[in-house]
């Protein structure tokens, strides 16, 4: 000097999963409140309304086809790759909840604020800065 790993602090990214104050705790953290953010339930009107298959929700995490039914492959769709747009390339499509019940939905009611990570290339448009004149 370079690379990799670990720890602490800071900064930043995905995501609703933030922020302020108070109290408790040796600490990690916990509890409460305010603000902010996200989601669900729930009328009229509207929509739906032959039968069967139960159905619904959070979330990007779904739809379809083929198959040897183990899973895998293909197509479409969705999310991420460090401000924004385009193209290419790469990665991901988990998990959980309600319990036979939920279209929309004012009032009203209820719930959540976790977790993970250090991020490709080219072009475009844009923002800021340094130096010089």
């Nucleotide at each position: 000097u370079u690379g990799u790993c670990c720890c602490a602090c800071g900064c930043g990214c995905c995501g609703a999963a933030g922020u302020u104050c108070g109290c408790c705790u040796a600490g990690a953290g916990g509890c409460g409140a305010g603000c902010g953010c996200g989601g669900g339930g729930g009328a009229c009107c509207c929509a739906c309304c032959g039968c069967a298959u139960g159905g619904g929700g959070u979330g990007a995490a779904g739809g379809g086809a083929g198959u040897c039914c183990g899973g895998c492959u293909c197509c479409c769709g969705g999310g991420g790759g460090a401000a924004c747009c385009u193209u290419g390339c790469c990665c991901c499509c988990a998990a959980c909840c309600c319990g036979u019940c939920a279209g929309c939905u004012a009032a009203c009611c209820c719930c959540g604020c976790a977790g993970g990570c250090g991020u490709c290339a080219a072009g475009g448009a844009g923002u800021g800065g340094a130096c010089c004149g």

A computed fold for a 133-nucleotide RNA from a Bacillota bacterium, annotated as c-di-AMP riboswitch aptamer (ydaO/yuaA leader).
The model forms 92% of the base pairs in the Rfam consensus.
Lineage of the source: Bacteria > Bacillati > Bacillota.